[in-house]
RNA sequence: CGAGUCGGUCGGGUGAUCGCGGCACGCCUUAAAAAGCGGGUCGAGGAAAGUCCGGACUUCACAGAGCAGGGUGGUGGGUAACGCCCACCCGGAGUGAUCCGCGGGACAGUGCCACAGAAAACAAACCGCCAAGGGAAACCUUGGUAAGGGUGAAACGGUGGUGUAAGAGACCACCAGUGGUGCAGGCGACUGCAUCAGCUCGGUAAACCCCACCCGAAGCAAGGUCAAGAGGGUCAGCUUGCUGGCCCAAGCAGACGGGUUGCUCGCCCAUUGUCUGCUGGUAGACCGCACGAGGCUGCUGGCAACAGCAGUCCAAGAUGGAUGGUCACCAUCUGCUUCGGCAGAUACAGGAUCCGGCUUAUAGACCGACUCGUUCC
Numbered sequence: 001c002g003a004g005u006c007g008g009u010c011g012g013g014u015g016a017u018c019g020c021g022g023c024a025c026g027c028c029u030u031a032a033a034a035a036g037c038g039g040g041u042c043g044a045g046g047a048a049a050g051u052c053c054g055g056a057c058u059u060c061a062c063a064g065a066g067c068a069g070g071g072u073g074g075u076g077g078g079u080a081a082c083g084c085c086c087a088c089c090c091g092g093a094g095u096g097a098u099c100c101g102c103g104g105g106a107c108a109g110u111g112c113c114a115c116a117g118a119a120a121a122c123a124a125a126c127c128g129c130c131a132a133g134g135g136a137a138a139c140c141u142u143g144g145u146a147a148g149g150g151u152g153a154a155a156c157g158g159u160g161g162u163g164u165a166a167g168a169g170a171c172c173a174c175c176a177g178u179g180g181u182g183c184a185g186g187c188g189a190c191u192g193c194a195u196c197a198g199c200u201c202g203g204u205a206a207a208c209c210c211c212a213c214c215c216g217a218a219g220c221a222a223g224g225u226c227a228a229g230a231g232g233g234u235c236a237g238c239u240u241g242c243u244g245g246c247c248c249a250a251g252c253a254g255a256c257g258g259g260u261u262g263c264u265c266g267c268c269c270a271u272u273g274u275c276u277g278c279u280g281g282u283a284g285a286c287c288g289c290a291c292g293a294g295g296c297u298g299c300u301g302g303c304a305a306c307a308g309c310a311g312u313c314c315a316a317g318a319u320g321g322a323u324g325g326u327c328a329c330c331a332u333c334u335g336c337u338u339c340g341g342c343a344g345a346u347a348c349a350g351g352a353u354c355c356g357g358c359u360u361a362u363a364g365a366c367c368g369a370c371u372c373g374u375u376c377c
Stems, first nucleotide, its partner, number of pairs: 001373010012330007020043004025038003045348001049359002052357005057219004064265004069215005074088005089103001090101004104210002109208002111204003126149002128145007157175006176200002178197008223287004231248008250279007257269004294313008331346006
C1' cells in the first nucleotide's frame, strides 16, 4: 500500500424565539384552593419496535402428589433468572485472523428414506464372473459369488496378499473407524499413548419415542384507596337549582356448593361465601408510577462473562396520551456552478409498570485489535 476478520463509540451541534407535558416557586384571588400571570427546571432510544424468552411486582380459598401437557439439551462458570452471556471441548468451512453448529440417545422399541436402482437394511443377483447340466451354435436352466460394472445424497471399511471353480474379514499384514482395558493430563466435556477384540449390522429423534433437568395460574385494563342509599360522585346544558347522561361502598330478591392447571387423589373456603337478577348503566379522582438486580469514574479479584469496595449523580411520567415549528451559524451528503458560491436534504424510528436479554430496522462518521499478500528499510 492492497485485500480481509472481529470488537466498540456516536448517530447532527450551538444560540434565539413561539408552543406543548411534568415538577416545585413567586404574584394575584381567596376561609382554603382552583383558574390566571410570571420567571425557573426537566422532557424518548440504540433500538423506545417485534412482544419472542427470563425476572421483579400484584392478585388468587396455598401453590401438594401422580398422570397428561409445555420447555431446555456438549462441559465448566456468570446471573435475580433465562432459550442470554463468557471460557473451553467436539465436528465442519477458511492459507489465516476468524466463522458456523436446532451439539443427549439410532444394539429399548416403532416408523420413514423421494427419483433412480436388482436391492434402502437380520436382506438382496440387473449386467458381469465361476461351476454343473443341456445344445451343432447363438444361447438356455440350476446353483455359487457383493471382487468388477451400473443407479443413487447414501449400497454393509481401504490397499496388498493368502485362498478359491470364481469369490468373500473366510484368513493374514498395514491403514482408517468403533468398542473394551490400562497408564498419563484435565474440575469436566474430552485428549494422548499402549494393548486387546475382525467388532466394521447405513442414515433420520426440527419423526414418534427414551433419558436428565425445569415449569401453579393470571397479568399494571395486575391490584389498592376515596365518598354514600330519603344517598353520593362526575360530566353537559341552561332557566343557577333544576334537567339529562354516566358511575359507586352497598341494599333487596332468588339459587347453591365453590376454588385449586386438563384429569384423578388430596387440600382449602363456605351463608359475613359464591353465582344470577333488580335499584343499575362497565364512571371519575388519587395511589401503584419513576431510587432502581440504577448510571458514571476509580481501585481490587477473575483469561473472560462478572463480582466486591470507594466516590459521585438523580435523568420523562403522559391517559383526545406532551417531546414540535421557525430563524441564524456550523457539520455531513446530493445537485448545479461563471469556481466566488447557490439550492435542497438530514438514516431507522419513537415511551405507556419496570428491568435483563434475543431478534429485526438503521443514512453516515469515528476508534481499536488482528490476519493474509506485495514492496522498502
Molecule: Bacterial RNase P class A
Organism: Actinobacteria bacterium UBA7422